[in-house]
RNA sequence: GGCGGGGUAGCUCAGCGGUAGAGCAGCGGAUUCAUAAACCGCAGGUCGAGGGUCCGAUUCCCUCCCCCGCUACCG
Numbered sequence: 001g002g003c004g005g006g007g008u009a010g011c012u013c014a015g016c017g018g019u020a021g022a023g024c025a026g027c028g029g030a031u032u033c034a035u036a037a038a039c040c041g042c043a044g045g046u047c048g049a050g051g052g053u054c055c056g057a058u059u060c061c062c063u064c065c066c067c068c069g070c071u072a073c074c075g
Base pairs, nucleotide, nucleotide: 001071002070003069004068005067006066007065010024011023012022013021018055026042027041028040029039048064049063050062051061052060
C1' cells in the first nucleotide's frame, strides 16, 4: 500500500431507516441486628468527525480519524 472487521452509557455489547436498549458498575429504596447476595426503582448517550440521500439516518452513500486482523509483487 491492498482487503476485511470494528468505533453506540463508566465497562462489555445489542439495535442496523420511524421518538436509542440490555448486563455489569453507580445512586436510592426495601429487606436485615448489621453487611453482602437476590428484589424494586432512578440517573447516565450530541451513536468516532464532516458532508450527502431521504419526510425522517446509529442504520444507506462519500471523505477523513482511530483500533484490530489478514496479506503484499517486481527490481

A computed fold for a 75-nucleotide RNA from a Chloroflexota bacterium, annotated as transfer RNA. It matches the Rfam family "tRNA". By type it is a transfer RNA. The RNAcentral record of the sequence draws on ENA.